[in-house]
Context: one part of a larger RNA
RNA sequence: UUGGGCGUAAAGCAUACGUAGGUGGGAAAUUAAAUUUUGACUCAAAAUUUAAAUUUUAUUUUUAAAGAGGUUGUUAAACUAAUUUUCUAGAGUUUAUAAGGGGGGAUUACGGAAUUUUAAAUGUAACGGUAAAAUGUUUUGAAAUUUAAAAGAACCUCAAUAGCGUAAGCAGUAAUCUAAAUUAAUACUGACACUGAGGUAUUGAAGUGUGGGGAGCAAAAGGGAUUAGAUACCCCUGUAGUCUACACCGUGAACGAUGAGUGUUUACUUUUGGAUCAAUGCCAGAAGUGUAACUAACGUGUUUAACACUCCGCCUGGGAACUACGAUUGCAAAAUUAAAACUC
Numbered sequence: 001u002u003g004g005g006c007g008u009a010a011a012g013c014a015u016a017c018g019u020a021g022g023u024g025g026g027a028a029a030u031u032a033a034a035u036u037u038u039g040a041c042u043c044a045a046a047a048u049u050u051a052a053a054u055u056u057u058a059u060u061u062u063u064a065a066a067g068a069g070g071u072u073g074u075u076a077a078a079c080u081a082a083u084u085u086u087c088u089a090g091a092g093u094u095u096a097u098a099a100g101g102g103g104g105g106a107u108u109a110c111g112g113a114a115u116u117u118u119a120a121a122u123g124u125a126a127c128g129g130u131a132a133a134a135u136g137u138u139u140u141g142a143a144a145u146u147u148a149a150a151a152g153a154a155c156c157u158c159a160a161u162a163g164c165g166u167a168a169g170c171a172g173u174a175a176u177c178u179a180a181a182u183u184a185a186u187a188c189u190g191a192c193a194c195u196g197a198g199g200u201a202u203u204g205a206a207g208u209g210u211g212g213g214g215a216g217c218a219a220a221a222g223g224g225a226u227u228a229g230a231u232a233c234c235c236c237u238g239u240a241g242u243c244u245a246c247a248c249c250g251u252g253a254a255c256g257a258u259g260a261g262u263g264u265u266u267a268c269u270u271u272u273g274g275a276u277c278a279a280u281g282c283c284a285g286a287a288g289u290g291u292a293a294c295u296a297a298c299g300u301g302u303u304u305a306a307c308a309c310u311c312c313g314c315c316u317g318g319g320a321a322c323u324a325c326g327a328u329u330g331c332a333a334a335a336u337u338a339a340a341a342c343u344c
Stems, first nucleotide, its partner, number of pairs: 004315003007298002012312001014202004021195003025087007033080001035076001038073005048066006090192001091189003095184001104178007111155001115151008126137002163170002207248006216242002221237004259311006267289008293300002317344003326337004
């Protein structure tokens, strides 16, 4: 390499869009590129295969033939391909539109509780913290209670096995702007589709740059304890950070550890949205139990890990190694790509 695989053994890119490429619905006609039929020419020698001769079989030697491929004719038109015409089952558009549903996104405004701080009042000796303490706060009047003010961050219940979003993710209330999906019906376009190397966009937390902001919490740091020690766990403080605007970074157990798409294949229960006067049944999701089938087993099981097809990505013993070197990207931190010696 082939074969075989990728939920948990090595292996699905974090997600989407999309270029090249690959693959791709029905019908009719034409062509004959590919394919098929059959000739001619060519295909050095040696080698290969087959046959014959020599030879005692073998080995060896000699002779003859064969073969893929190429060029040029010929032939068939089912399949692939190309051109033309056409259809509606895929895909898309529209809807008098309509109907509601949703923590989908962005911006602005507002709200109450709590925390902290400040001011004033009442008030007097403690408060705080722990397994126990101490550091710490407090007669310069703390803590507690009451009133007033300020600030920042987060939104109790509802709340769910629920909902929305491509993923990351999304939850106080209202308004404005905006995206998508679903259902039902009518009409239209007429294969316009699927996947997708490179590429582009988005991407939690932490981190970075500049300017704001800074209540609470809290890496680092300081102190108190514990301990043989304690660079920890516990306690008292506390700075970056957490928040915001703009710009980077581009990673994660970014998980369903399960790539995307299409078709086919038992049942039952719950649930969200829609349609239906209602019931049965239907469409699109979300869960549970389980038939067949699959699986090494666990388990999966119409939301498939079943039966098939198309395209992409990836794997090939463990360690060395999510490393070195080189290259690209980045302000940096680092990220991406990615070996070998050696060793078991």